Predicted 3D model of a 169-nucleotide RNA (Lysine riboswitch aptamer). The sequence was found by an Rfam model in a public genome assembly. Rfam family: Lysine riboswitch aptamer. Rfam 15.1 lists 3,224 matches to the family in 1,923 species.
């Protein structure tokens, strides 16, 4: 001094990633709640199916009038598999049991996604908000490889730097 290997440690991607905190729209003139009015009246309806177990109406005017889950601004903190989904499994909730489903929170998992923004589609949502999901041609970091201002290709289990330990030359 190269060349590769295993570890530690800082690091890059950009509309970048969660988490908080304020304030705003939407929820919504909704749900419920009072007063009038007309109608109905044990027959049925409603609480996801099934038993069980509980409620009691519908529709008009009118007078108050939320909330929550879901977002945006902004600030501010943490950080770069950030994080996000998917499987599967626990606890709660939605009357009680069984069954399903949903919704939140938590464990496992080398199954999936490099990254954001745009589109059609599918889901979740009150929603045309937003959100998740793989696809698409683009873009954009990065690496390889090649006939190299340039094209192809992979994936973060990557990529850069530095250091420590073997290893070969």
């Nucleotide at each position: 001094a190269u060349a590769g290997a295993a570890g530690a440690u800082a690091g890059a991607g950009g509309u970048g990633c969660a988490g908080g905190a304020u304030u705003u729209a939407a929820g919504a003139g909704u749900a419920c709640c009072g007063c009038a009015a007309a109608c109905g009246u044990u027959c049925a309806g409603c609480c996801g199916g099934a038993c069980c177990g509980g409620c009691u109406g519908u529709u008009u005017g009118u007078g108050g009038g939320a909330a929550a889950g879901g977002a945006a601004a902004u600030u501010u903190u943490g950080c770069c598999g950030a994080a996000g989904g998917g499987u599967u499994u626990u606890u709660g909730c939605a009357g009680g049991u069984c069954c399903a489903u949903g919704c939140a929170a938590g464990g496992a998992u080398a199954c999936c996604u490099g990254g954001g923004a745009c589109g059609a589609c599918g889901g979740a949502g009150a929603a045309g908000a937003u959100c998740c999901g793989g696809c698409g041609g683009a873009c954009u970091g990065u690496c390889a490889c090649a006939a190299a201002u340039u094209g192809u290709g992979g994936a973060g289990c990557g990529c850069u730097a530095u250091c420590u330990u073997g290893u070969g030359u």